This is a predicted structure of a 129-nucleotide RNA (FMN riboswitch aptamer (RFN element)) from Desulforamulus profundi. Taxonomically the source falls in Desulforamulus (Bacteria, Bacillati, Eubacteriales, Peptococcaceae). RNAcentral holds the sequence, with entries from Rfam.

[in-house]
RNA sequence: CAGGACCUUCAGGGAUAGGUGUAAUUCCUUACCGGCGGUAUGGCCUGGGCCGAGCCCGCGAGCCCCCUAGGGGCAGAUCCGGUGAAAAGCCGGAGCCGACAGUGAAAGUCUGGAUGGGAGAAGGUAAGA
Numbered sequence: 001c002a003g004g005a006c007c008u009u010c011a012g013g014g015a016u017a018g019g020u021g022u023a024a025u026u027c028c029u030u031a032c033c034g035g036c037g038g039u040a041u042g043g044c045c046u047g048g049g050c051c052g053a054g055c056c057c058g059c060g061a062g063c064c065c066c067c068u069a070g071g072g073g074c075a076g077a078u079c080c081g082g083u084g085a086a087a088a089g090c091c092g093g094a095g096c097c098g099a100c101a102g103u104g105a106a107a108g109u110c111u112g113g114a115u116g117g118g119a120g121a122a123g124g125u126a127a128g129a
Stems, first nucleotide, its partner, number of pairs: 005125006015030001017029003031109002033098002035059004042051004054096002062074005078094005100112003
């Protein structure tokens, strides 16, 4: 210094708006939100680093099946213009998407499973090469 083992901590945001209605934070209008890792023509700073995607790649929660462990399956959404050698990531514009269960009426935003789980992040311990 790298890898492995173990331990600890951390690890999700968002309607107190209007309309209709017997009834809706579920419909309509408007508003609001964006987990983790990767990628990077950008940005910041002295070296070398840091930051930079909901809709590009992958993962997570969730659901289904088999089931001891565990394994298998399902699982959302982007275009146009600009710059440029090159854009899925930059700049500008316009769009789109969002588990399961519940509900006086259909839910990304309410309630619940959940004081849960978790991609992963940080730190530490002992040992070994």